Source information
RNAcentral holds the sequence, with entries from Rfam. Transfer RNA from Castor canadensis, 72 nucleotides, folded computationally. Rfam family: tRNA. By type it is a transfer RNA. NCBI's taxonomy places the organism under Eukaryota, Theria, Rodentia, Castorimorpha, Castor. The prediction has a mean pLDDT of 80.
RNA sequence: GGGGUGUGGCUCAAGUGGUAAAGCACUUGCCUAGUGAGCAUGAAGUCCUGAGUUCAAACCUCAGCACCACCA
Numbered sequence: 001g002g003g004g005u006g007u008g009g010c011u012c013a014a015g016u017g018g019u020a021a022a023g024c025a026c027u028u029g030c031c032u033a034g035u036g037a038g039c040a041u042g043a044a045g046u047c048c049u050g051a052g053u054u055c056a057a058a059c060c061u062c063a064g065c066a067c068c069a070c071c072a
Stems, first nucleotide, its partner, number of pairs: 001070001003068004009024003018055001026042001028040003048064005
């Protein structure tokens, strides 16, 4: 310097805008000799920050921050 990523505790989705899915972990219950496995259930997210566009932004635009590798 050009580029990519940033979403519950962790990992990671969401055709070209309409209030966010799943797995692991966790809660509660069942089961069990059992704190394991299995089954059922529930909670947990200012979608990195700020501003803008829009009736409406995780998604579009601008700036910034953090991290990643690349070029020099």